Small-subunit ribosomal RNA, central domain from Arachis hypogaea, 348 nucleotides, folded computationally. Rfam family: Bacterial small subunit ribosomal RNA. The full RNA is in RNAcentral, with records from SILVA. Model confidence (mean pLDDT): 85 of 100.
Context: one part of a larger RNA
RNA sequence: UUAGGCAUAAAGCGUCUGUAGGUGGCUUUUAAGUUCGUCGUUAAAUCCCAGAGCUCAACCCUGGACAGGCGAUGGAAACUACCAAGCUGGAGUACGGUAGGGCAGAGAAAAUUUCCAGUAGAGCGGUGAAAUGCGUAGAGAUCGGAAAGAAGACCAACGGCGAAAGUACUUUGCUGGGCCGACACUGACAUUGAGAGACGAAAGCUAGGGGAGUGAAUGGGAUUAGACACCCCAGUAGUCCUAGCCGUAAACGAUGGAUACUAGGCGUUGCACGUAUUGACCCGUGCAAUACUAUAGCUAAUGCGUUAAAUAUCCUACCUGGGGAAUACAUUCGCAAGAAUGAAACUC
Numbered sequence: 001u002u003a004g005g006c007a008u009a010a011a012g013c014g015u016c017u018g019u020a021g022g023u024g025g026c027u028u029u030u031a032a033g034u035u036c037g038u039c040g041u042u043a044a045a046u047c048c049c050a051g052a053g054c055u056c057a058a059c060c061c062u063g064g065a066c067a068g069g070c071g072a073u074g075g076a077a078a079c080u081a082c083c084a085a086g087c088u089g090g091a092g093u094a095c096g097g098u099a100g101g102g103c104a105g106a107g108a109a110a111a112u113u114u115c116c117a118g119u120a121g122a123g124c125g126g127u128g129a130a131a132u133g134c135g136u137a138g139a140g141a142u143c144g145g146a147a148a149g150a151a152g153a154c155c156a157a158c159g160g161c162g163a164a165a166g167u168a169c170u171u172u173g174c175u176g177g178g179c180c181g182a183c184a185c186u187g188a189c190a191u192u193g194a195g196a197g198a199c200g201a202a203a204g205c206u207a208g209g210g211g212a213g214u215g216a217a218u219g220g221g222a223u224u225a226g227a228c229a230c231c232c233c234a235g236u237a238g239u240c241c242u243a244g245c246c247g248u249a250a251a252c253g254a255u256g257g258a259u260a261c262u263a264g265g266c267g268u269u270g271c272a273c274g275u276a277u278u279g280a281c282c283c284g285u286g287c288a289a290u291a292c293u294a295u296a297g298c299u300a301a302u303g304c305g306u307u308a309a310a311u312a313u314c315c316u317a318c319c320u321g322g323g324g325a326a327u328a329c330a331u332u333c334g335c336a337a338g339a340a341u342g343a344a345a346c347u348c
Base pairs, nucleotide, nucleotide: 003320004319005318007302008301012316014199015198016197017196021192022191023190025087026086027085028084030081032080033079034076035075036074037073038072039071040070041069042068048064049063050062051061053059090189091186092185093184095181096180097179098178102174103173104172105171106170107169112148113147114146115145116144118142119141123134124133160167161166204245205244206243207242208241209240213239214238218234219233220232221231256315257314258313259312260311264293265292267290268289269288270287271286272285273284274283297304298303321348322347323346330341331340332339333338
């Protein structure tokens, strides 16, 4: 390379938008690809077939032909493609509903810590046990007041929303998307997506604020042979906010996206309809989402199983023995930390 793969063996980009490109619904056209016929050409020799000549054979002579290529010409129209016209099932817009922890501002309550004042008077705290620590300069406890910062108990759920990261007190403003129902409109406008762009936990960085609790580093007390740890007492950066940067995670469903199709059972969430009723429930049906269980099938097994890891099609990323190597060099990006791309020698 061919090929085979990508949940767990190497391998799905962290996620989305989207350019080029690839692929693409139904009907009518054209005939470029496609397919069928005819003709020409494809030198001779060679190869193949039939016959003949050297005593046979090799060899040689005569005749014939296939396949394939190119060109011309005449048909076909299933598939691909082109032009044009149309269709509504894919997709979208409008309409009527509907659920939701989306973003920004404001406000409130519980708890914690600190401060001020009262009561009271010896311990508190911590642990396996202790000690460091706090306390007669009045701690801890209790009660009243004030301030601050961070986080949102119960509801809470195999519950919701979001592309992912993520997202939950209450309320106001702004706003993206989804789902359902009727079918009004557009008429394939779709799908995937190299490059590219946007978003992207935590930690970290820059500048300015803030700093209650917690807490890398650090100090002390223990434990221990030692203890640069686990445990305890303190505690800086950080954690929080604003404006930028970074661009990585076991960024996981370790499972790329889209479409179609293939037994059931049992839940939950949203909407609609039917039944029922005074009405709401209950019950049944449909669509969308999300769990569990399971048949066929698949799988090395575990397991997956209409939310597929089944059956098929399209596009794309990636893999090709372990180490060397989350590397070196070079390049791009970054304030830096570093990130991205990414070898070889050698060795087993």